[in-house]
Context: one part of a larger RNA
Molecule: small-subunit ribosomal RNA, central domain
Organism: uncultured bacterium
C1' cells in the first nucleotide's frame, strides 16, 4: 500500500465557525486539461517466453523472433472530466407574513415559601438524634409557638414519556439587548452562493481546581468528637473549614453517551405528543381528515456475532473528514507545545504474556 473496519468486542475528534485541500445541479456552444484510438520513434545487453541448435541427454550455454505495463512526438475522436462562454431554478440564499420556545447577555427591577441567625411576648424541662446510643444543645430558659427584622441560597405547583440549544447546557415573575429553528407565500439572486474540511487557525467548552476582589443562610471535601466493629483512618450520628454563591482571569477535562462524525438522495407501516399550515364542520373552541418540521413508542423488509437497529437506520448509495490494527507495559518515559500551578495536548521502546 492493497485489503477490513469503529452501538456493545480496538475504533467517531466534546462541541461549533470556518482556511488550504477533495468533492460538486439541469441546458447548449466551444476547447481540447485529463481520457481513448490509429501510427512513427525510443524503451541497451543479459534476464523472461516461443522456436531452433551443441555439449549421447538434461542443466548450462549459442542463434533467431517475439514481448517489453512507461515516455515523446504526429493523426484523429468529444460521451464522460477539466476550462471558457452563455442560459435555468430543483439545490443554497434572500424577501415578506402570522406563530412557538427554561436558547443566549445585563453586579438590571423584582416576588412568594423555606432555612438559618437577631430582637420581642407566651412557656418549662427538656431537645435533638439513632438500629439502639452517645457526644451536641437546654433553668444565663432550649425545643414548641407568635409578632418584628435581617441574610444569603434555590425557584413548589404548572412540569410533561414535553420544550429549545452545536455541545457544554437551559426553568419564579418583569423590563431591555439578542442568535437560532420551524411553517406559509413564490417576489428576488441564480450554483468555486453549496458540501465536507485537514496532523493550519479562531470560538465556545459541565463538575473539581487555580489567581485577585467580594459574599457566606444551608449543604459540605478536609479536620474534629461519638457511637459500630477484633480493628473502622469508613458506612450512622454531633459539629465544622475550603468549596458551592457573584464579579473578572485561567484550567479545557468528562461514562463531554444516542458509548451511533457531517451532508444529500432513496426505501412497507401502526400509534402517541410538541409546533406550524390547509381542508371539512352553515359560525366556533375541540373532535375528525390531509400536509410540513420536531420527538418518542412498537414493528416490515433489509441489516446484525447476537443483542438489536428499523424513513431520527445500525437499511440502499455518494461526498469528505476524524479513528482503529491482540493484552499489559502506558495514555505512561523522553522530546515539544500550552498552563501560576494542579495538569492538560502531542505520543514511543525495551520488557513481558
Nucleotide at each position: 500500500c492493497u485489503g477490513g473496519g469503529c452501538g456493545u468486542a480496538a475504533a467517531g475528534g466534546g462541541c461549533g465557525c470556518g482556511u488550504a485541500g477533495g468533492c460538486g445541479g439541469c441546458g447548449c456552444a466551444g476547447u481540447g486539461u485529463g481520457u481513448c484510438a490509429g501510427g512513427u520513434g525510443u524503451g541497451a545487453a543479459a534476464u523472461c517466453c516461443a522456436u531452433g541448435g551443441c555439449c549421447u541427454c538434461c542443466a548450462c550455454c549459442c542463434a533467431u523472433g517475439a514481448a517489453g505495463u512507461g515516455c515523446c512526438c504526429c493523426u484523429g475522436a468529444a460521451a464522460c472530466u477539466g476550462c471558457u462562454g452563455u442560459g435555468c431554478u430543483u439545490g443554497a440564499g434572500u424577501g415578506c407574513g402570522g406563530g412557538a420556545g427554561g436558547g443566549g447577555a445585563g453586579a438590571g427591577c423584582u416576588g412568594g415559601a423555606a432555612u438559618a441567625c437577631a430582637g420581642g411576648g407566651u412557656g418549662u424541662a427538656g431537645c435533638g438524634g439513632u438500629g439502639a446510643a452517645a457526644u451536641g444543645c437546654g433553668u444565663u430558659g432550649a425545643u414548641a409557638u407568635c409578632c418584628u427584622g435581617u441574610a444569603g441560597a434555590a425557584c413548589a405547583c404548572c412540569g410533561g414519556u414535553g420544550g429549545c440549544g452545536a455541545a457544554g447546557g437551559c426553568g419564579g415573575g418583569u423590563c431591555u439587548c439578542u442568535g437560532g429553528a420551524a411553517c406559509g407565500c413564490a417576489a428576488c439572486u441564480g450554483a468555486c452562493c453549496c458540501c465536507u474540511g485537514a496532523g493550519g487557525g479562531c470560538g465556545c467548552g459541565a463538575a473539581a481546581g487555580c489567581g485577585g476582589g467580594g459574599g457566606g443562610a444551608g449543604c459540605a471535601a478536609a479536620c474534629a468528637g461519638g457511637a459500630u466493629u477484633a480493628g473502622a483512618u469508613a458506612c450512622c450520628c454531633u459539629g465544622g473549614u475550603a468549596g458551592u454563591c457573584c464579579c473578572c482571569g485561567c484550567c479545557c477535562u468528562a461514562a463531554a453517551c444516542g458509548u451511533u462524525g457531517c451532508a444529500c438522495a432513496c426505501u412497507u407501516g401502526a400509534g402517541g405528543u410538541a409546533g406550524g399550515g390547509g381542508g371539512a364542520u352553515u359560525u366556533c373552541a375541540c373532535c375528525c381528515c390531509c400536509u410540513c418540521u420536531g420527538u418518542c413508542u412498537c414493528g416490515g423488509a433489509g441489516c446484525u456475532a447476537a443483542c438489536g437497529c428499523g424513513u431520527u437506520a445500525a437499511g440502499u448509495g455518494u461526498g469528505c473528514c476524524g479513528c482503529c490494527u491482540g493484552g499489559g507495559g502506558a495514555g505512561u518515559a523522553c522530546g515539544g507545545c500550552c498552563g501560576c500551578a494542579a495538569g492538560g495536548c502531542u505520543a514511543a521502546a525495551a520488557c513481558u504474556c